[in-house]
Predicted 3D model of a 381-nucleotide RNA (Bacterial RNase P class A) from Rhodobacter sp.
Model confidence (mean pLDDT): 77 of 100.
Taxonomically the source falls in Rhodobacter (Bacteria, Pseudomonadati, Pseudomonadota, Alphaproteobacteria).
Rfam family: Bacterial RNase P class A. Rfam links the family to the GO terms dimeric ribonuclease P complex, ribonuclease P activity and tRNA processing. About the family: Ribonuclease P (RNase P) is a ubiquitous endoribonuclease, found in archaea, bacteria and eukarya as well as chloroplasts and mitochondria.
């Protein structure tokens, strides 16, 4: 000093005038982000859906291990890429069954004999017969490299690699390492379906409450049921001036039976004479709440390889309601360009981009300008 890799911070300042939202009695205080975007993911929170169990539909995740409220995340394992620093993996199962490898090529899962090489006969090219070791086609060809042996060739044989086994040894684990056996061998693809494991209820701040107010206690259709039994009449109804009598008709109570869940079992509830769906039409479009103290934030010790997590001491940081958080003017200044030896001087000039219930992630956009640790390569000392 050139390149590269990961990980963070920033994203102008300052001063006047003037207008705006929140709180406050007033003085005064506070008032767009790192992504606020995307709405892809986790939830908190509201509400429906009766609960348990269990099945089915659907959906989600998939290596240990640790964190988290939860997903992400964070270490480590295998695998891939890169000289390296690091960077990526939807990472269980392909002997459970389905079905795809176009094209070229003889052949793409037990499928094949193309060129070649070899042997036989007959003759210069054909026929049969062995072979895929070279070579070719392809992304991919039924292990790879020597070597033996073979007419020639092949795991046929051996050696080392890979593959598979149990077995010792290391790790909490995936795993990894020896030494020994063993066939020497039916490929990829499951981010096609699908098997295994675990996991999941549905909508969503236009959730939801409450207040006012105003329609038409509208109207058509359909499904299933309307049944049984108590009960010396307490009520109710009948008779009677009261007293009392009479009745099981209502109301009362139990039973069948019916309902609300994708099904089934129990168990509460609901109706017991109602349940339960569909379709048109009409009112309400107004205020309050829900609204911002949070799984918040910041600084210090601690424990952890790290994400994280413990103590402890500090602090309140927008809450609009068609939507506020701005305009203007001056100055300085990040960077870039140009003049100069410098001082310093002109000129131009600041990226992406606007909160709506709230947090915690992901991806996407960003001119400019800082630190920080690593890798690789060249030079000097």
């Nucleotide at each position: 000093g050139c390149g590269g890799a990961u990980g963070g911070c920033u994203g102008g300042a300052u001063g006047a005038c003037c207008g705006c939202g929140g709180g406050g009695g007033a003085a005064c205080c506070c008032g767009a982000g790192g992504a606020a975007a995307g709405u892809c993911c986790g939830g908190a929170c509201u509400c429906c859906a009766u609960g348990a169990a269990g099945c089915a539909a659907g959906g989600g995740u998939g290596c240990c291990g640790g964190g988290u409220a939860a997903c992400g995340c964070c270490g480590g394992c295998g695998g891939g890429g890169g000289c390296a620093a690091c960077c990526c993996c939807a990472g269980g199962g392909a002997a459970a069954g389905c079905g795809c490898c176009a094209c070229a090529g003889a052949g793409a899962a037990g499928a094949g004999a193309c060129g070649g090489c070899c042997c036989u006969g007959c003759a210069u090219g054909c026929a049969g017969g062995g072979u895929c070791a070279c070579g070719g086609u392809g992304a991919a060809a039924c292990g790879g490299u020597g070597g033996g042996g073979u007419a020639a060739g092949a795991g046929c044989c051996c050696a080392c690699c890979g593959c598979g086994g149990g077995c010792c040894u290391g790790g909490c684990a995936a795993c990894a390492g020896g030494a020994c056996c063993g066939g020497c061998a039916c490929g990829g693809c499951a981010a096609g379906c699908c098997c295994c494991a675990c996991c999941c209820g549905g909508a969503g701040c236009a959730a939801u409450g409450c207040c006012a107010a105003a329609u038409a206690g509208g109207g058509g259709c359909c499904u299933c049921g309307c049944g049984c039994g108590g009960g010396u009449c307490u009520g109710g109804u009948c008779c009677g001036a009261a007293a009392g009598g009479a009745u099981a008709c209502c109301g009362c109570c139990g039973c069948a039976g019916g309902g609300a869940c994708g099904c089934u079992u129990c168990a509460g509830c609901c109706c017991g004479a109602g349940a339960g769906g569909c379709c048109c039409g009409g009112g309400u479009u107004g205020g309050c709440a829900g609204c911002u103290g949070g799984a918040c934030c910041c600084c210090a010790u601690c424990c952890g390889c790290a994400a994280g997590g413990a103590c402890g001491g500090g602090g309140c940081u927008a809450g609009a309601g068609g939507a506020a958080u701005g305009g203007u003017c001056a100055u300085c200044c990040a960077g870039a360009g140009g003049g100069g030896c410098a001082a310093c001087c002109c000129u131009u000039g600041g990226a992406c981009a606007g909160a709506a219930u709230c947090c915690g992630g992901c991806u996407u956009a960003c001119a400019g300008g800082c630190c920080a640790u690593c890798c690789g390569c060249g030079c000097g000392u």